This is a predicted structure of an 89-nucleotide RNA (c-di-GMP-I riboswitch aptamer) from Negativicutes bacterium UBA1444. The sequence was found by an Rfam model in a public genome assembly.
RNA sequence: UUCAUUAUUGGGCAAACCCGUCGAAAGGCGGGGACGCAAAGCCAUGGGUCUACCGGCGCGAAGGCGCCUAUGAUCGCCAGGUUGCCGUU
Numbered sequence: 001u002u003c004a005u006u007a008u009u010g011g012g013c014a015a016a017c018c019c020g021u022c023g024a025a026a027g028g029c030g031g032g033g034a035c036g037c038a039a040a041g042c043c044a045u046g047g048g049u050c051u052a053c054c055g056g057c058g059c060g061a062a063g064g065c066g067c068c069u070a071u072g073a074u075c076g077c078c079a080g081g082u083u084g085c086c087g088u089u
Stems, first nucleotide, its partner, number of pairs: 004089001012037002017032006035076001041082003045079003048074003055068005
């Protein structure tokens, strides 16, 4: 230095759910709370998945309903990029 391994230090993050709040929604943020995570730190670059306000098409007298569609969301779905802590064999 590289690869494997994950023994270990100080610790770190925080699912579901509840309360509040923003949003059309998915979902985000704050507080509580821990299911788990060796990157469950960050990035929406490639996929996947979720939602459908606006828009398009159709039905309806209308209210409205159905289908399509991300520019929205998800990094705790996968991949990739990038940064960090530890050091048993």